Overview
Predicted 3D model of a 124-nucleotide RNA (SAM riboswitch aptamer (S box leader)) from uncultured Streptomyces sp. The model forms 89% of the base pairs in the Rfam consensus. The RNAcentral record of the sequence draws on MGnify. NCBI's taxonomy places the organism under Bacteria, Bacillati, Actinomycetes, Kitasatosporales, Streptomyces.
RNA sequence: CUCAUCCAGAGGGGCAGAGGGAACGGCCCGUUGAAGCCCCGGCAACCCUCCCGCCGACCGCGAGGUCACGGUGGGGAAGGUGCCAAUUCCGUCUUGUGGCGAAAUGCGUCACGAGGAAGAUGAG
Numbered sequence: 001c002u003c004a005u006c007c008a009g010a011g012g013g014g015c016a017g018a019g020g021g022a023a024c025g026g027c028c029c030g031u032u033g034a035a036g037c038c039c040c041g042g043c044a045a046c047c048c049u050c051c052c053g054c055c056g057a058c059c060g061c062g063a064g065g066u067c068a069c070g071g072u073g074g075g076g077a078a079g080g081u082g083c084c085a086a087u088u089c090c091g092u093c094u095u096g097u098g099g100c101g102a103a104a105u106g107c108g109u110c111a112c113g114a115g116g117a118a119g120a121u122g123a124g
Base pairs, nucleotide, nucleotide: 001124002123003122004121005120006119011040012039013038014037015036019029020028021027023092024091025090026089041084042083043082046080047079048076050075051074052073053072054071055070056067057066058065059064088118093115094114095113096112097111098110099109100108101107
């Protein structure tokens, strides 16, 4: 840099001792113990692996056969990552609908929705 995913799921112990949830705002978590490090456990299925099916591909004049290669659905979890408060905790930029601000195709604000940005993780 490119692509995919991000409303599901899964925590105990030891050391440590005040922060943490990326940034900012909000709102939370934390001395009934934050970050970090270690041990054990778990979740998930991106890579992976093995099995089954379909497509496909290949072989065959054909009936048919095979699975080295490609796609896809289902199953698996040994290995490589990742993850185990809150939707990526919510918002941030644009936009749609509705409510409210006496009124206004404008502005502000609130609620709900859509898209994006940013970030995270994996694969290349």